[in-house]
Context: one part of a larger RNA
RNA sequence: CGCUGGCGGCGUGCUUAACACAUGCAAGUCGAACGAUAGACGGUGAAAAGCUUGCUUUUAAUCGAAUCGAGUGGCAAACGGGUGAGUAACGCGUAAACAACCUGCCCCUGGGAUGGGGACAACAGCUGGAAACGGCUGCUAAUACCGAAUGAGCUCCACGUGCCGCAUGGCAGGAGGAGGAAAGGGUGGCCUCUGGAACAAGCUACCGCCGAGGGAGGGGUUUGCGUCUGAUUAGCUGGUUGGUGAGGUAAGGGCUCACCAAGGCGACGAUCAGUAGCCGGUCUGAGAGGAUGAACGGCCACAUUGGAACUGAGAGACGGUCCAGACUCCUACGGGAGGCAGCAGUGGGGGAUCUUCCGCAAUGGGCGAAAGCCUGACGGAGCAACGCCGCGUGAGUGAAGACGGCCUUCGGGUUGUAAAGCUCUGUUACACGGGACGAACGGGUUUUGUGCGAACAGCAUAAGACCGUGACGGUACCGUAGAAGAAAGCCACGGCUAACUACGUGCCAGCAGCCGCGGUAAUACGUAGGUGGCAAGCGUUGUCC
Numbered sequence: 001c002g003c004u005g006g007c008g009g010c011g012u013g014c015u016u017a018a019c020a021c022a023u024g025c026a027a028g029u030c031g032a033a034c035g036a037u038a039g040a041c042g043g044u045g046a047a048a049a050g051c052u053u054g055c056u057u058u059u060a061a062u063c064g065a066a067u068c069g070a071g072u073g074g075c076a077a078a079c080g081g082g083u084g085a086g087u088a089a090c091g092c093g094u095a096a097a098c099a100a101c102c103u104g105c106c107c108c109u110g111g112g113a114u115g116g117g118g119a120c121a122a123c124a125g126c127u128g129g130a131a132a133c134g135g136c137u138g139c140u141a142a143u144a145c146c147g148a149a150u151g152a153g154c155u156c157c158a159c160g161u162g163c164c165g166c167a168u169g170g171c172a173g174g175a176g177g178a179g180g181a182a183a184g185g186g187u188g189g190c191c192u193c194u195g196g197a198a199c200a201a202g203c204u205a206c207c208g209c210c211g212a213g214g215g216a217g218g219g220g221u222u223u224g225c226g227u228c229u230g231a232u233u234a235g236c237u238g239g240u241u242g243g244u245g246a247g248g249u250a251a252g253g254g255c256u257c258a259c260c261a262a263g264g265c266g267a268c269g270a271u272c273a274g275u276a277g278c279c280g281g282u283c284u285g286a287g288a289g290g291a292u293g294a295a296c297g298g299c300c301a302c303a304u305u306g307g308a309a310c311u312g313a314g315a316g317a318c319g320g321u322c323c324a325g326a327c328u329c330c331u332a333c334g335g336g337a338g339g340c341a342g343c344a345g346u347g348g349g350g351g352a353u354c355u356u357c358c359g360c361a362a363u364g365g366g367c368g369a370a371a372g373c374c375u376g377a378c379g380g381a382g383c384a385a386c387g388c389c390g391c392g393u394g395a396g397u398g399a400a401g402a403c404g405g406c407c408u409u410c411g412g413g414u415u416g417u418a419a420a421g422c423u424c425u426g427u428u429a430c431a432c433g434g435g436a437c438g439a440a441c442g443g444g445u446u447u448u449g450u451g452c453g454a455a456c457a458g459c460a461u462a463a464g465a466c467c468g469u470g471a472c473g474g475u476a477c478c479g480u481a482g483a484a485g486a487a488a489g490c491c492a493c494g495g496c497u498a499a500c501u502a503c504g505u506g507c508c509a510g511c512a513g514c515c516g517c518g519g520u521a522a523u524a525c526g527u528a529g530g531u532g533g534c535a536a537g538c539g540u541u542g543u544c545c
Base pairs, nucleotide, nucleotide: 001539002538003537006391007390008389009388010387011386012384013383014349019347020346021345023344024343025342028075029074030073033072034071041064042063043062044061046059047058048057049056050055051054082302083301084300091227092226093225094224095223096222097221098220101219102218103217106215107214108213109212111210112209114148116146117145123138124137125136126135127134128133154179155178156177157176159174161172162171163170164169185207186206187205188204189203190202194200195199228274229273230272235265236264237263240262241261242260243259244258245257246256247255277299278298279297280296281292282291283290284289304325305324306323307322308321327338328337329336330335355381357380358379359378363377364375365374366373367372394424395423396422397421404415405414406413407412428486431480432479433478434477438472443467444466445465446464447463448462449461450460451459452458489534490533491532492531493530494515495514496513500529501528502527503526504525510517511516
């Protein structure tokens, strides 16, 4: 691609234009770090109005609890997800090395947190611009920012001791000098201590902060070996190869720079050119091998093209920033906006590849003390016979070997127990009823024990009881009723190669993988009957072994 098509399970689904993308979503969270705040709720008390004279309504103020758009701040956004363009390279695989390195969150150990300051957003006022986005003035908080103090087993300098090593050297003590930190912040509770009138500047529990040592996990660098084709590519190389010194980096190094030397690679294939992400694996094969790298897992590279740095523990950052290019869009023409190789989806290319679906219930991740919020990761559903597997389309009986078809030597043969008939069964589908596992948690209340603690607060922890959570899905599954009732095709039949006759055609029409068939008796073309093979598929084409 052609013909055909009943069901289910599990998988898979742009191999082409790394072509261009409308629209929606895919990274947020924390009010227990912070200030301010509109509306709603509750409390306090004030003013005004209505008047029923002590009620109602409104307005401004203040407090409380909760919540929220925006903002400061913290953490995350470097994970997860996609793609295979580039890369023939320490990129990958494997085995090693780092006495040349880094590491937020997490775990363990032992220490510390004294006392101050000045701002900037938000907000208010003014103001520029079409917009995007700003500007000026003024006010303000913090776990934001900045000095000072203290300070170690940390860092540096010089001295000295012991032990050890594969070189440079490493480790552990000693004594001296210098440098260098923090937020005592938040929440809950309490009155034992301190100060007290309440209670908090006190105590306490938990979470945080600072620096040090160790660990775990993660990363960085280096090396041996392996890793496609071409010699119709034979020479290549100037930071090139090495040294000294310096800079830079977390760290060794021409990594960068100054100077000096003239080296370095190459028929054991340098250089150049072409092609290509690599592997676990996958396909095939008795194996050796050959081919391949879809899905799943590990590593690498990339994110419209090229370049660059900032922040940060970590990025030279897919949904961050800046610059340049191409393209698209908006514009008041001055200037701006964008990046689906995330999930869906659109156009295009193509022989060819899906829903602009549901849910955070589970697993995992981010943030948070937690409740919880977010999560196109993920869990599911949808579409497609795209693949594998399973099931069904009935079973038994039934010879007058019926009718019909086909063939015939006209006797019959064959289709064929096949059908009908009779007796059954009830898978799947359909209808009705019941109806899950996946749910364990977390959390709240409560009981008991343990730890911290002054405490019978509180917090943490362990065990038990009760309350509660399902997208899939009224799905799977189970039951009931009815009924053989709704469910078989495709290719081939000359040899290779399982399976043959009749008619039509007459080197025509046609077949064909190879050999080859067809020119009047074609088992090879077309049709029919029969037969063979496979079967919800079958055949063909392309490709690998």